[in-house]
Molecule: transfer RNA
Organism: Shewanella morhuae
RNA sequence: CGGUAUGUAGCGCAGCCCGGUAGCGCACUGUCAUGGGGUGUCAGGGGUCAGGAGUUCGAAUCUCCUCAUACCGA
Numbered sequence: 001c002g003g004u005a006u007g008u009a010g011c012g013c014a015g016c017c018c019g020g021u022a023g024c025g026c027a028c029u030g031u032c033a034u035g036g037g038g039u040g041u042c043a044g045g046g047g048u049c050a051g052g053a054g055u056u057c058g059a060a061u062c063u064c065c066u067c068a069u070a071c072c073g074a
Base pairs, nucleotide, nucleotide: 001073002072003071004070005069006068007067010026011025012024013023020057028044029043030042032040033039050066051065052064053063054062
């Protein structure tokens, strides 16, 4: 320098192909059960999707640029 893959909640991931307004597990907070802990039950909070721009009525999803990480090639 070129190519490929990945980037979504504190952590691990799905959703992306085929656009319809973000979800699962664990973790966290509260309630109840227990003398307490563990554990279980019910309820709840937290991200607007690596960053920017564009297309569109509407973008995590499509297009372009940039950044980070990993791999391959030179």